[in-house]
Context: one part of a larger RNA
């Protein structure tokens, strides 16, 4: 001197942009954090509208008939997004190659194809256990849910022929035979959709070379270990898993062991080289009370899924259940120390869905908090009986406070009242018109704002609403007097103080910074 996800003392007007549990990956009350589609489909618990309708009437009943739609079967999502950093020294991360060792819902192109059949379950309804959680038997019923036949290749298995090509196993095309495998339908008739093959796109998986703290007071480590044969497994290679075989493999260019730690763009601080550090944001990995397992599915071995096992916590009818905030608030703990148990899906952006729309503590806002940056103000100009006080002095007197202040003019940033007041909105949709290669497109009007009556923009009066911390021996800008008398007490070093202290308290005077300013902590 610069820095900080700080803290803590005094202080304190405002406005803009960013950040706010570094410790206890501790515990967790209560709300909310993922659902959608009725244009798959059986229905109709509850709501609304029509109908029926005993009955003077009110109105009760009945009624899937419409709009919808609880709970049920299907479909897609739920593997994203959020949030933490325990573990992880390791192809985790970087970064730069490779797969002739791989898959890839949704999207996009290109071909083709979508033809019959059937046997069951949820749900309704009947009955039965439980205290609850739920569960159990009987009857009946659909479907884009299941299961079977056809048809079928550039798919997928096996043989077989050529042609070109590579870094080995091989790899791309051609031709050619047998054999295997498939679909769903719904509709406002415009669409929407299924199946199959190829190619894309996007994601994702597997190898490698580099590079990745610290200790030798850690020197040997290793039996699925190195490697071959087979063999299963996987989307794929492979000790990945087995069986049999051989005895290798790694190490002083540090094996192994043990301690620390998520890695990176960035970040801080330096002229740089280099040294710290991984808070925000953004990319990758790990993880979801502990520890193991798998199941669906195009992707998980799955933070708000399933299972065992275990600690904790909660229910109980003691026979048996429930539960997981390292999601967003918010609670107790733990600290020196981190906010609201807030609004809105108006935008971006995700998810379903043709659409309208529904969901979205991601997200935009908006509270709190000088935490940090940047901006603004706290007034301007004149004014010497250099007024009174206060302090020093060489003391009828001067010196400094100090143009400071009374006064005297002007201004109105802010703050207070009024008044007008957005920008982010464009689109989807409806409506009309128009053009079209019939797939759509395009123009016009209408429609949508949490934040917010908020930015901001006039007006109004009135100097009015706004200054403080530190420090004055040297290093370091800035002196006196008093009290104290090695006590009290300062201190970052040097070192002050034992009766004239510019070093300790206090005044007054001064220097620094200023909504801050000191102090401790940590890094350059």
């Nucleotide at each position: 001197g610069g820095a900080u996800u700080a803290a803590c003392g005094c202080u304190a007007g405002c406005g803009g942009g960013a950040g706010g549990c570094c410790u206890a990956a501790u515990a967790c009350a209560u709300g909310c954090a993922a659902g959608u589609c009725g244009a798959g489909g059986g229905g109709c618990a509850g709501c609304a509208c029509g109908a029926u309708g005993a009955g003077c009437a009110a109105u009760a009943c009945u009624u899937g008939g419409u709009g919808g739609c609880g709970a049920c079967c299907g479909g897609c999502g739920c593997a994203c997004g959020g949030g933490u950093g325990a573990g992880u020294a390791a192809c985790a991360c970087g970064u730069a190659c490779g797969c002739a060792a791989u898959c890839u819902a949704c999207c996009u192109g290109u071909a083709a194809c979508u033809g019959g059949u059937g046997a069951a379950u949820a749900g309704c309804c009947c009955g039965g256990g439980g205290a609850a959680a739920c569960u159990c038997g009987g009857a009946u019923u659909a479907a884009u849910a299941c299961a079977c036949c056809a048809u079928a290749a550039u798919a997928u298995a096996u043989a077989g022929a050529g042609u070109u090509c590579g870094c080995a196993u091989g790899a791309a095309c051609u031709u050619c035979a047998u054999a295997u495998u498939a679909a769903a339908g719904c509709u406002c008739c415009g669409g929407c959709g299924g199946u199959u093959a190829c190619a894309g796109a996007u994601g994702a998986g597997c190898g490698u070379g580099c590079g990745u703290u610290u200790g030798a007071u850690u020197a040997g480590c290793u039996a699925g270990u190195u490697g071959g044969u087979g063999a299963g497994g996987u989307a794929a290679c492979g000790g990945c898993u087995c069986a049999c075989c051989a005895a290798g493999g790694c190490u002083a260019c540090g094996a192994u062991c043990a301690a620390u730690a998520g890695c990176u763009g960035g970040u801080c601080u330096g002229a740089g080289a280099g040294g710290a550090u991984g808070a925000u944001c953004a990319g990758c990995c790990a993880c979801a009370c502990u520890g193991g397992g798998a199941c669906u599915g195009a992707g998980a071995c799955a933070c708000g899924g399933c299972c065992c096992a275990g600690a904790c916590u909660c229910c109980u009818a003691c026979g048996g259940g429930a539960g997981g905030c390292a999601g967003c608030a918010g609670u107790a703990g733990g600290g020196a120390a981190u906010a609201u148990u807030g609004g809105a899906c108006a935008a971006u952006g995700g998810g379903c869905g043709c659409a309208a729309g529904c969901c979205u503590g991601a997200u935009c806002c908006a509270g709190c908090c000088a935490u940090c940056c940047c901006g603004c103000g706290u007034g301007c100009a004149g004014g010497a009986u250099g007024a009174a006080g206060g302090u020093c002095c060489u003391a009828u007197g001067g010196a400094u406070u100090g143009u400071a202040a009374a006064c005297u003019g002007c201004u109105u940033u802010u703050a207070u009242c009024a008044g007008g007041g957005a920008a982010g909105a464009a689109a989807c949709c409806u409506u009309g018109g128009g053009a079209u290669u019939c797939a759509u497109c395009c123009c016009a009007a209408g429609u949508u704002g949490a934040c917010g009556g908020u930015a901001c923009c006039u007006g109004a009066g009135g100097a009015a609403u706004a200054a403080g911390c530190a420090c004055c021996g040297g290093c370091u800008a800035a002196c006196u007097c008093c009290g104290u008398g090695c006590c009290a007490g300062c201190a970052g070093c040097c070192g002050c103080g034992g009766u004239a202290a510019u070093a300790c308290g206090g005044a007054g005077g001064g220097u620094g910074c200023a909504a801050g300013c000191g102090c401790u902590a940590u890094c350059c």
Model confidence (mean pLDDT): 86 of 100. A computed fold for a 524-nucleotide part of an RNA from a metagenome, annotated as small-subunit ribosomal RNA, 5' domain. RNAcentral holds the full RNA, with entries from SILVA. Its Rfam family is "Bacterial small subunit ribosomal RNA".